[in-house]
Context: one part of a larger RNA
C1' cells in the first nucleotide's frame, strides 16, 4: 500500500528445516561348520557427530563493584581521601554476553515405488514375474516431525466490539544502527531516586585497649556495593492542542 472499521483466533494452497553412524549387552557361543570361526532376524542401549533453545550449575569476561598495592602530585601536618602512571598493578566478582557449561531433537509408523525376489498365467498343450490378473521390496519419494506461510490478488474462515481507530509527543526495553516491535503515560509502577533485600567484597572510617615501634585486638560478619528483585509517586512521563468516521 492492498485485503479488512478496529482487535484477536484459526484454516493451510505453499516453501524451508530435521534425516548422521552404531561400539557393547541379550537372544547365543545358539543356526552353520570336520575344526577354525561364527550369525540373519529380533530386544536393550552408552559415548560420538550435528542442529537448536539456553545461563540454574561448571567455568570465562566483566574499563563506573569492593579490597590490597608501588611511585608520584594535591586536599590538611598525622591519619583519611582523590587524581596520573595500560583500567597504574595485583586478588575478587553482580547482571548482561558467552562454551568447553545445561536441556532438548535427531523418534516411531505408514503409503506408493527402484534395482531385486515372487504368485498365478497364457501366447508357444511345455516352460516363463507379465502380456491381462496379483504380492514382497530401500537412509532415495509422499504422508507423518518441526518452521514460516492468506500479497494463496480466487487476497480464505470464526469470534468480539455498535462506537470503538490511529498518528504524533514523553518515560522506557523482553526490543534495537535508523525505522520498526513491545511496555506504559497521573483512573500511573514506564524510567530514575529511594527504602527493604539479594549478590559481590572481605571485617570501613572514627573511637578505644596493647605494644618503644612496624601493627594488632575490640567497636564490627563490619563497611561499601553496577547492570538484579520487591515496595514507595519524591522527579520526570504536566498542562494544553491536532485529528479520521467502514
Nucleotide at each position: 500500500u492492498g485485503u479488512u472499521a478496529a482487535a484477536a483466533a484459526u484454516u493451510g494452497a505453499a516453501a524451508g528445516g530435521a534425516g548422521u553412524a552404531a561400539a557393547c549387552c541379550c537372544u547365543a557361543g545358539u543356526a552353520c561348520g570336520a575344526g577354525a570361526g561364527g550369525a540373519c532376524c529380533g530386544g536393550g542401549a552408552a559415548a560420538a557427530g550435528u542442529a537448536a533453545a539456553u545461563c540454574u550449575c561448571u567455568g570465562g569476561u566483566g574499563a563506573a563493584u569492593c579490597g590490597a598495592u608501588u611511585g608520584u602530585u594535591a586536599u590538611u601536618c598525622c591519619a583519611a581521601u582523590a587524581g596520573c602512571a595500560u583500567u597504574g598493578u595485583c586478588g575478587a566478582g553482580u547482571a548482561g554476553c558467552u562454551a568447553u557449561g545445561u536441556u532438548u531433537a535427531u523418534a516411531a509408523u505408514a503409503g506408493a515405488u527402484a534395482a531385486u525376489c515372487g504368485c498365478u498365467g497364457a501366447a508357444a498343450g511345455c516352460a516363463u514375474c507379465u502380456a491381462a490378473g496379483u504380492g514382497a521390496g530401500a537412509a532415495a519419494c509422499u504422508a507423518u516431525u518441526c518452521u514460516u506461510u492468506a500479497g494463496a490478488c480466487u487476497a480464505a474462515u470464526u469470534u468480539u466490539u455498535u462506537a470503538u481507530a490511529a498518528a504524533a509527543c514523553g518515560u522506557a526495553a523482553a526490543a534495537g544502527a535508523u525505522u520498526a516491535u513491545u511496555a506504559c503515560g497521573u483512573u500511573g509502577a514506564u524510567a530514575g531516586g529511594c527504602u527493604u533485600a539479594a549478590u559481590g567484597u572481605g571485617u570501613a572510617a572514627g573511637a578505644u585497649u596493647u605494644g618503644u615501634a612496624a601493627a594488632a585486638g575490640u567497636u564490627u560478619u563490619a563497611g561499601c556495593u553496577a547492570a538484579u528483585a520487591a515496595g514507595u509517586a519524591c522527579u520526570a512521563a504536566u498542562a494544553u492542542c491536532u485529528c479520521a468516521g467502514a
The part of an RNA shown here (large-subunit ribosomal RNA, domain VI) has 246 nucleotides and comes from a bacterium. Model confidence (mean pLDDT): 82 of 100. Rfam family: Bacterial large subunit ribosomal RNA. Gene Ontology terms of the family: ribosome and structural constituent of ribosome.